[in-house]
A computed fold for a 553-nucleotide part of an RNA from a Planctomycetota bacterium, annotated as large-subunit ribosomal RNA, domain I. The source organism's lineage runs through Bacteria, Pseudomonadati and Planctomycetota. The coordinates come from a structure-prediction model, not an experiment, and the mean pLDDT is 82.
Context: one part of a larger RNA
RNA sequence: GGUGCAUGGUGGAUGCCUAGGCGUCCACAGGCGAAGAAAGACGUGGCAGCCUGCGAUAAGCUCCGGGGAGUUGGCAAACAAGCGUUGAUCCGGAGAUGUCUGAAUGGGGAAACCCCGCGUCGCUGAACAGGCGGCGUGACCGCGGCAUGAAUGCAUAGUGUCGUGGAGCCUACCCAGGGAACUGAAACAUCUCAGUACCUGGAGGAAAGGAAAUCAACCGAGACUCCGUCAGUAGCGGCGAGCGAACGCGGACAUAGCCCAAACCAGUCUUCGGACUGGGGUUGCGGGGCCUCGAGGAGUUACAAAAGCGCGAUCAGCGGAACAGUCUGGAAAGGCUGACAACAUAGGGUGACAGUCCCGUACGCGACGAUCGAUGCUCUCCGUUGAGAGGAUUCCCAGAGUAGCGCGGAUGCCGUGAAACUCCGCGUGAAGCCGGGGGGCCCACCCUCCAAGGCUAAGUACUCGUGGACGACCGAUAGAGAACAAGUAAGGCGACUGAAAGGUGAAAAGAACCGCAAUAAGCGGAGUAAAAAGAACCUGAAACCAUGCAUCU
Numbered sequence: 001g002g003u004g005c006a007u008g009g010u011g012g013a014u015g016c017c018u019a020g021g022c023g024u025c026c027a028c029a030g031g032c033g034a035a036g037a038a039a040g041a042c043g044u045g046g047c048a049g050c051c052u053g054c055g056a057u058a059a060g061c062u063c064c065g066g067g068g069a070g071u072u073g074g075c076a077a078a079c080a081a082g083c084g085u086u087g088a089u090c091c092g093g094a095g096a097u098g099u100c101u102g103a104a105u106g107g108g109g110a111a112a113c114c115c116c117g118c119g120u121c122g123c124u125g126a127a128c129a130g131g132c133g134g135c136g137u138g139a140c141c142g143c144g145g146c147a148u149g150a151a152u153g154c155a156u157a158g159u160g161u162c163g164u165g166g167a168g169c170c171u172a173c174c175c176a177g178g179g180a181a182c183u184g185a186a187a188c189a190u191c192u193c194a195g196u197a198c199c200u201g202g203a204g205g206a207a208a209g210g211a212a213a214u215c216a217a218c219c220g221a222g223a224c225u226c227c228g229u230c231a232g233u234a235g236c237g238g239c240g241a242g243c244g245a246a247c248g249c250g251g252a253c254a255u256a257g258c259c260c261a262a263a264c265c266a267g268u269c270u271u272c273g274g275a276c277u278g279g280g281g282u283u284g285c286g287g288g289g290c291c292u293c294g295a296g297g298a299g300u301u302a303c304a305a306a307a308g309c310g311c312g313a314u315c316a317g318c319g320g321a322a323c324a325g326u327c328u329g330g331a332a333a334g335g336c337u338g339a340c341a342a343c344a345u346a347g348g349g350u351g352a353c354a355g356u357c358c359c360g361u362a363c364g365c366g367a368c369g370a371u372c373g374a375u376g377c378u379c380u381c382c383g384u385u386g387a388g389a390g391g392a393u394u395c396c397c398a399g400a401g402u403a404g405c406g407c408g409g410a411u412g413c414c415g416u417g418a419a420a421c422u423c424c425g426c427g428u429g430a431a432g433c434c435g436g437g438g439g440g441c442c443c444a445c446c447c448u449c450c451a452a453g454g455c456u457a458a459g460u461a462c463u464c465g466u467g468g469a470c471g472a473c474c475g476a477u478a479g480a481g482a483a484c485a486a487g488u489a490a491g492g493c494g495a496c497u498g499a500a501a502g503g504u505g506a507a508a509a510g511a512a513c514c515g516c517a518a519u520a521a522g523c524g525g526a527g528u529a530a531a532a533a534g535a536a537c538c539u540g541a542a543a544c545c546a547u548g549c550a551u552c553u
Base pairs, nucleotide, nucleotide: 001552002551003550004549005548006547007546008545009544015538016503017502020474021473022471023470024469025468026467027466028465029463030462031169032168039101040100041099042055043054044053046079049075050074051073061095062094063093064092065091066090070083071082072081106115107114108113116138117137118136119135120134121133122132123131124130140166141165142164143163144162145161146160147159148158173204174202175201176200177199178198184191188238214221215220225252226251227250228249229248235243236242257455258454259453260399264279265278266277267276268275269274284433287397288396289395290391291390292389293388296382297381298380299379307378308377309376311373312372313371314370315369317365318364319363323338324337325336326335327334339356340355341345347359348358349357404428405427406426407425408424409423410422414440435450436449437448438447439446490497491496510537513525514524515523516522
C1' cells in the first nucleotide's frame, strides 16, 4: 500500500408522516371606484423584529344579534398592567373613524413630497396688522338649464355659473376596428399557418344573435343561440400542400314574442313648405285606413310601471344516542369477559388500532339586522274612445341617395370562376302593391318572402373569487415558483429573472448539580424519559474518512 471483516465518523438516500399543492363536480358570486378603488408608503402594541389587524378614535370605537368563562392576534415563552356572570375576549350584521400616495382631480413633482388661492373657525395679539393651525372648497371632458356675449345688425363662436354623468382597476369568457411571421407546401411567390398571436376600442354577468325581402322544392318548414348527426360528404384548391360547408334529422330551451315610422283624426305653432304633441297603426294564406257585429284580458327581463306583506336561501349559532371490568404496556383505543346505541359504523383527535372519551356525523331547530331569489296575496295597467270576428276592394299608406348597376375589395366550401347571395369604398341611380326581393350567370313559368327603423328572457361561454363535496392525484429533487421570512433572499441600470430551506418527544419532562477544559464549543458523571430520540434532534442507505483484526506484497 491492496483486499476482506468489524466498529465508528461523515453524509442525508430510503421508509413513514403532512401543515401545502393539483384536479373534478355542485352551489354562490360575477364586480370595485370622485361618497376616492385596486395597489401601496408611513405609522399604530407597556416592552415590538417579521406576519396579521387597524388608521392620529390606529391588534382598535358605537349599536343590534349570537355565545357563556375565561381573556389582552401569530411566530413566542416570561414579565408588567388590566378586563370579565353588572356577561369580557370571541363570532355575525349595521355604522363611525379612516394619515399620505395612487384615476389622483387646486398648482407642481424624482409616487407616498413641495407650494398656493378663497370661505370659515381657533391660538397668539390691542387689532379681519402679522404669524401659526383646524375644517371646507378650488382639475379636465360630455350632456342639460340659466346668464353673459365678439369680429358683425340679428345671431353664432366664446365665457361664466348651476345640475348631472364620465375617468381608473380587475382572471377568463364576449363583440367590434386593425392584423403578422416562423411554419407547411419536403425549395418558393398564389396558397397555408390564420383572421391565429398581438395591438386598440366597448360591454355584460354573460356577450353576441334574434321574430324571415329566411330556407325548401312543387312536399313543406316557420325567430335566434348551443350540442349531436349529416360529413371529412357537396365543394374549394400552384385541383399541390391543404381547406371544408349547408339543407334535413335528433336534442337543449321553450310554450316569446313585441315596439316604432307612415296613411287617417285632434290640438298647438307656422316663414303657409310644414313642424311638434296626443290618438291611431305595425302586416304578406296580404296588412292598415272604410262599413257591420260586439267582451274581457294582461303584468314587473322586451311588449307601461312602483311598493308592501308573506315564503325560502345565505351571512353568527343551538340540540344531538350509546361502556364498563380485567391483562400486557411508559401510555389502551390492543387482548379477554360481559353490555349498550344506531335516520348517527362519514371523518378527525386523544400517550398503540375507539360506533358508545372529545370534536363531530344522521336528524331536528335558529336571526335584531343585511343581501339575494322565486312565488302567492295586496297591488298595477289596458279595454266597449272597440280586444276579436265578418264584409266591401274605389281611394290613401307601408322605412331613398336606398335597392340595382359600373369599378375596386372582402365574407362564405367558393382562390374570378358560368359566380348568384351578403358586406364595404368611389361613382351612378329605380319602382311605389297592376309594386318589390329571392330560388347559384341569364330568361320564362312556378314557388316563396316583404329590405333600406328598433327591443327581446331561456338554452351557450368563462372563473380573479366564496362555500361544500370528491379523487385507481402529489407526498418535500414530488405537488404550485412558493408546506418554512416566497414572488422572500439573491442577481440585473432596467424590462425582468428568481432559489434553497419540512419532521425531538405522548408530554419540554429541553438535561438541576458536580467534574475536565483550549472557558458561550466540546466531553465525562448525575438526572428526565418507553427510548436520549439531546435540540447540527424520527428512520439514518451509499460514496468518502478513521480505527482494530486478518491476509497478500